[in-house]
Molecule: c-di-GMP-I-GGC riboswitch aptamer
Organism: Desulfocucumis palustris
RNA sequence: CACGAUAAGGGCAAACCUAUCGAAAGAUAGGGACGCAAAGCUAUGGGUCUAAGGCCGAUAACGCCAUGAUUGCCAAGCUGCCGCUU
Numbered sequence: 001c002a003c004g005a006u007a008a009g010g011g012c013a014a015a016c017c018u019a020u021c022g023a024a025a026g027a028u029a030g031g032g033a034c035g036c037a038a039a040g041c042u043a044u045g046g047g048u049c050u051a052a053g054g055c056c057g058a059u060a061a062c063g064c065c066a067u068g069a070u071u072g073c074c075a076a077g078c079u080g081c082c083g084c085u086u
Base pairs, nucleotide, nucleotide: 002086003083004082011036012035016031017030018029019028020027021026034072040078041077042076044075045074046073047070048069049068053065054064055063
């Protein structure tokens, strides 16, 4: 450097519930554990979700658009605990 165990000490916390925020997606806090060796950090590339606002339209509906969201979708970058084994 790679690799990753029915190891040690620890860590994080999906769904769901409650409260708050938000137009929504979703976020934060508490409870709760499905999982996770980067489930630590960064929206940089791709993907996905949403559509307040914008465009269109008829002050409608439908459709389209991220500047919104997601790092627990995949890459990439930065950082990092332990060591049965190779």